This is a predicted structure of a 103-nucleotide RNA (Glycine riboswitch aptamer) from a Chromatiales bacterium.
Its Rfam family is "Glycine riboswitch aptamer". Gene Ontology term of the family: glycine biosynthetic process.
The sequence was found by an Rfam model in a public genome assembly.
NCBI's taxonomy places the organism under Bacteria, Pseudomonadati, Pseudomonadota, Gammaproteobacteria, Chromatiales.

[in-house]
RNA sequence: CCAACCCCCAUGGGAGAGUCCUGCCCGCUGCCAACGCGAAGGGCAGGCACCGAAGGCGCAAACCCGCCCGGAAUCGCUCAGGUAUCAGGACCAUGGGGAUGAG
Repeated sequence: CCAACCCCCAUGGGAGAGUCCUGCCCGCUGCCAACGCGAAGGGCAGGCACCGAAGGCGCAAACCCGCCCGGAAUCGCUCAGGUAUCAGGACCAUGGGGAUGAG
RNA backbone atom coordinates (compact mmCIF):
# COMPACT_ATOMS: atom_id res chain seq x y z
C1' C A 1 0.00 0.00 0.00
C1' C A 2 -3.60 -3.56 -0.70
C1' A A 3 -7.47 -8.48 -2.42
C1' A A 4 -11.32 -11.50 -0.10
C1' C A 5 -14.82 -11.60 4.01
C1' C A 6 -17.86 -8.16 7.39
C1' C A 7 -20.73 -3.43 8.62
C1' C A 8 -23.24 1.33 7.01
C1' C A 9 -25.31 4.58 3.09
C1' A A 10 -27.16 5.57 -1.98
C1' U A 11 -29.16 3.75 -6.71
C1' G A 12 -31.39 -0.16 -9.76
C1' G A 13 -33.71 -5.02 -9.89
C1' G A 14 -36.76 -7.98 -6.53
C1' A A 15 -41.57 -13.26 -5.58
C1' G A 16 -45.92 -15.19 -3.28
C1' A A 17 -51.04 -15.10 -1.40
C1' G A 18 -58.74 -12.62 -0.83
C1' U A 19 -58.52 -4.93 -3.88
C1' C A 20 -62.94 -11.76 0.69
C1' C A 21 -67.26 -11.55 4.31
C1' U A 22 -69.88 -8.94 8.47
C1' G A 23 -70.81 -4.85 11.76
C1' C A 24 -70.14 0.23 13.37
C1' C A 25 -68.54 5.34 12.52
C1' C A 26 -67.31 9.48 9.21
C1' G A 27 -68.89 11.15 4.73
C1' C A 28 -69.21 13.86 -0.98
C1' U A 29 -72.58 14.12 -5.74
C1' G A 30 -77.50 13.74 -4.73
C1' C A 31 -82.54 13.40 -2.15
C1' C A 32 -85.88 15.86 1.85
C1' A A 33 -90.15 21.36 4.02
C1' A A 34 -87.07 19.80 8.04
C1' C A 35 -85.10 16.06 11.12
C1' G A 36 -82.38 13.12 8.44
C1' C A 37 -81.14 9.44 4.33
C1' G A 38 -76.76 8.55 2.14
C1' A A 39 -73.29 6.81 -4.36
C1' A A 40 -67.96 7.18 -4.29
C1' G A 41 -64.37 7.20 -0.69
C1' G A 42 -62.06 6.81 4.25
C1' G A 43 -61.43 4.82 9.39
C1' C A 44 -62.12 1.03 13.30
C1' A A 45 -63.43 -3.96 15.05
C1' G A 46 -64.38 -9.10 14.26
C1' G A 47 -64.32 -13.75 11.15
C1' C A 48 -62.65 -17.44 7.68
C1' A A 49 -59.13 -18.60 3.83
C1' C A 50 -54.25 -18.07 1.99
C1' C A 51 -48.68 -16.49 1.47
C1' G A 52 -43.81 -16.53 3.01
C1' A A 53 -38.11 -13.31 0.94
C1' A A 54 -38.58 -8.01 7.28
C1' G A 55 -37.91 -9.92 12.13
C1' G A 56 -38.50 -14.36 15.34
C1' C A 57 -38.44 -19.70 16.52
C1' G A 58 -36.89 -25.03 15.19
C1' C A 59 -33.89 -29.24 12.97
C1' A A 60 -29.82 -33.15 10.29
C1' A A 61 -25.18 -34.80 8.57
C1' A A 62 -20.17 -33.72 8.32
C1' C A 63 -17.06 -32.01 12.16
C1' C A 64 -14.96 -33.93 17.89
C1' C A 65 -11.20 -40.51 20.45
C1' G A 66 -16.21 -40.97 22.95
C1' C A 67 -20.18 -38.13 25.36
C1' C A 68 -22.29 -33.28 26.18
C1' C A 69 -22.52 -28.60 23.96
C1' G A 70 -22.18 -26.45 19.35
C1' G A 71 -24.01 -27.41 14.22
C1' A A 72 -26.96 -23.64 7.97
C1' A A 73 -30.51 -22.13 4.88
C1' U A 74 -34.19 -18.95 -0.11
C1' C A 75 -35.75 -26.19 4.69
C1' G A 76 -39.74 -26.21 8.24
C1' C A 77 -43.18 -23.27 11.81
C1' U A 78 -46.16 -19.45 10.74
C1' C A 79 -45.84 -15.64 16.76
C1' A A 80 -45.17 -11.13 14.19
C1' G A 81 -45.70 -9.48 9.09
C1' G A 82 -48.25 -9.72 4.42
C1' U A 83 -52.60 -10.96 0.40
C1' A A 84 -55.16 -4.31 -5.92
C1' U A 85 -52.04 0.43 -5.63
C1' C A 86 -48.53 2.61 -2.19
C1' A A 87 -45.16 0.95 1.29
C1' G A 88 -42.34 -3.18 2.89
C1' G A 89 -39.19 -7.07 1.00
C1' A A 90 -34.64 -12.10 1.82
C1' C A 91 -31.34 -11.75 -1.99
C1' C A 92 -28.34 -9.73 -6.38
C1' A A 93 -25.54 -5.79 -8.91
C1' U A 94 -22.94 -1.00 -9.00
C1' G A 95 -20.82 3.17 -6.41
C1' G A 96 -19.09 5.50 -1.83
C1' G A 97 -17.52 5.19 3.38
C1' G A 98 -15.70 2.21 7.72
C1' A A 99 -13.16 -1.86 10.02
C1' U A 100 -9.80 -5.85 9.23
C1' G A 101 -5.64 -7.49 6.74
C1' A A 102 -3.92 -12.86 3.30
C1' G A 103 -0.05 -10.80 0.57